[in-house]
A computed fold for a 468-nucleotide part of an RNA from an uncultured bacterium, annotated as small-subunit ribosomal RNA, 3' major domain.
Its Rfam family is "Bacterial small subunit ribosomal RNA". Gene Ontology terms of the family: structural constituent of ribosome and ribosome.
The RNAcentral record of the full RNA draws on Greengenes.
The prediction has a mean pLDDT of 82.

Context: one part of a larger RNA
């Protein structure tokens, strides 16, 4: 110098406190551990693993396992020979398939007739291949402290030095933000601004929107917020409080943007890559299984226990915003209780369609406090749908059947407003789906913050250390 301290000051932060809902308890959903297994592939492990890699495990993925086959290989690139087309197709024979064996049918192109181009068999090795190991060789890339307010450099002063100063005080700020003062003067990376959304207005252009002129919408250009004005305090300062205009006050709100550096943090299975290993196998193809096991535990989550409620009615069939569609979305009509089927109109999409685009909400009725008209787990039947194939191991739909469960122990989570809770809606992945997952997108819309004493984390100064 730092770095602890159950040492001090003084600050911040859903840190606590004040409220709001959870979660720990049931039922399932899903990931993890562990136990089982032929195998239950690897990887991630306090905060920072564990609805994480997985934005889609039936085959494929795929990396495990059984079992059958291949051996210069599924893929590159070269050498020698041969074949002339290669390739397709049609059909046998064993076989799960791979594969192996063997019939037919069709069938090149430049040429100087030396070759050459193009494939394909056989051969020869060089090599291919390897999700094999080392994130403790590495690149890239990330996570976290933390969007916390910090990290350092030149020049000069001081110190034998290590290193100090600047960057310490005094106000003040979200902010090393700014004034003030000062042996320091400057200046970098951060903060902050510039970038995008939004929220107000003015102009332009309007088709596929908008019955119309207009609004509203969409797409652009701009304006407008800057403590600018007023007034109190304050060092005549930074700047705090209070007003006024004003759509919007004081960083208006949200996104993106993570400094020097921590944790030998995470990935060699996203790639890439050094170094070791495998080479008739640690490589390649195939059927099949396994990744879905279940005595338990732990984590996130969905549904609920009910009357601000269930359910019926459709009375008004109330009102969105943002996607996504030609290997697609797929109206209307028609069928069928329904899942779905027919059926083909539009549409490459501000036209069509998914979608009358929502559900909560509102009105009426009906249940009466019960394990119930809750609550829907689990079984049984019977359908429909994708896919070569839904036993292992998919989704939906009717009918039946109706478990636990009466607000959850110690103990913990997230939130400061259009937030929280509560409602639906949409998209990647995807053929379908184990989505309650994530990502976004509107509806309805709250309470509570005395304060800083106390937990947790952090900054900033100082003090004490037998630590480095």
């Nucleotide at each position: 110098u730092g770095a602890c301290g159950g040492g001090g000051a003084c600050c911040c932060g859903c840190a606590c406190a004040a409220g709001c809902g959870g979660u720990g308890g049931a039922g399932c959903a899903u990931g993890u551990g562990g136990u089982u297994u032929a195998a239950u592939u690897c990887g991630a492990u306090g905060c920072u693993a564990a609805g994480c890699g997985g934005a889609g495990c039936a085959c494929c993925u795929c990396a495990c396992c059984a079992a059958g086959g291949c051996u210069u290989g599924a893929c590159a690139u070269c050498c020698u020979g041969g074949u002339g087309a290669c390739a397709g197709c049609u059909a046998c024979u064993g076989g799960a398939a791979a594969c192996a064996g063997a019939a037919g049918c069709u069938u090149u192109c430049c040429u100087u007739u030396u070759g050459g181009a193009c494939a394909c068999c056989a051969g020869u090795g060089a090599c291919a291949g390897g999700u094999g190991c080392u994130g403790c060789a590495c690149g890239g890339u990330u996570g976290u402290c933390g969007u916390c307010a910090g990290c350092u450099c030149g020049u000069g002063u001081c110190g034998u030095g290590a290193g100090a100063u600047g960057u310490a005080c005094g106000g003040u700020u979200a902010a090393g933000u700014c004034c003030g003062a000062u042996a320091a003067c400057g200046a970098g990376c951060g903060c902050a601004a510039c970038c995008c959304c939004u929220a107000u207005c003015g102009u332009g252009u309007g088709u596929u929107g908008u019955a119309u002129u207009u609004u509203u919408c969409a797409c652009g250009c701009g304006a407008g917020a800057c403590u600018g004005c007023c007034g109190u305090g304050g060092u005549u300062a930074a700047c705090a409080c209070g007003g006024a205009g004003g759509a919007a006050g004081g960083u208006g709100g949200g996104g993106a943007u993570g400094a020097c550096g921590u944790c030998a943090a995470a990935u060699c299975a996203g790639c890439g890559u050094g170094g070791c290993c495998c080479u008739u196998a640690u490589g390649c193809c195939u059927u099949g299984g396994g990744c879905g096991a279940c005595a338990c535990a732990c984590g996130u989550g969905c549904u609920a226990c009910a009357a601000u409620g269930g359910c019926c009615a459709g009375g008004u069939c109330a009102c969105a915003a943002a996607g996504g569609g030609u290997u697609g979305c797929g109206a209307a009509g028609c069928c069928g209780u329904a899942a779905g089927g027919c059926g083909a109109a539009g549409c490459u999409a501000a036209u069509c369609c998914c979608a009358u685009c929502a559900a909560a909400a509102c009105u009426g009725g009906u249940c009466u406090a019960a394990g119930u008209u809750c609550g829907g787990a689990u079984u049984g039947a019977g359908g429909g749908c994708u896919g070569c194939a839904a036993c292992u191991c998919g989704c939906c739909c009717u009918c039946a059947u109706g478990a636990a469960g009466u607000u959850g122990g110690a103990a913990u989570c997230g939130c400061u407003a259009g937030u929280a809770a509560c409602c639906g809606c949409a998209g990647a992945u995807c053929a379908g789906c184990c989505a309650u997952g994530c990502u976004g997108c509107g509806g309805u819309g709250a309470a509570u913050a005395c304060g800083u004493u106390c937990u947790c984390g952090g900054g900033u100064c100082u003090u004490g250390u037998a630590c480095a």